[in-house]
Formats: sequence, C1' cells, structure tokens
RNA sequence: AGGCGCGUGGCUCAGUGGUAGAGCGCCUCCUUGACACGGAGGAGGUCGGUGGUUCAAUUCCACCCGCGCCUACCA
Repeated sequence: AGGCGCGUGGCUCAGUGGUAGAGCGCCUCCUUGACACGGAGGAGGUCGGUGGUUCAAUUCCACCCGCGCCUACCA
C1' cells in the first nucleotide's frame, strides 16, 4: 500500500429496511440469623462518525475513524 471481516446496553453477542433484544452483570423488594441460590420488578443504547438513497436506515451505498486477519513492499 491492497484485499477481507468486524464496530449494537458495563461484558459477550443476536437482530439486517417499519422508530432495538438476549445471557451475564448492576439496582430495589421478597426469601435467610447472615450470605449464596431462588422469586418479583426496574434502570441502562446518539446501533463508531459524516454524507447519500428512501415515505422510513442499526440494516442499503460512499467516504472517514478504530480493531483483527491475509497479501505485497521495505528492512
């Protein structure tokens, strides 16, 4: 330098046009002498950024940023 993949709650990941979910974690209550487990409820998201297409974009397109892998170059 080029190619491919990835970027979504704190973490690991789903969702792939119709205004976003799971598990774990966190908070409150119940339960216990207390803790754990269990039960009930709850909070938490500019969907990496900027444009474009569309009635509508997390989803499609372009560019940029970050991360990973591969190839090439240099040494």
Transfer RNA from an Acidobacteriota bacterium, 75 nucleotides, folded computationally. It was read from a public genome assembly. Taxonomically the source falls in Acidobacteriota (Bacteria, Pseudomonadati).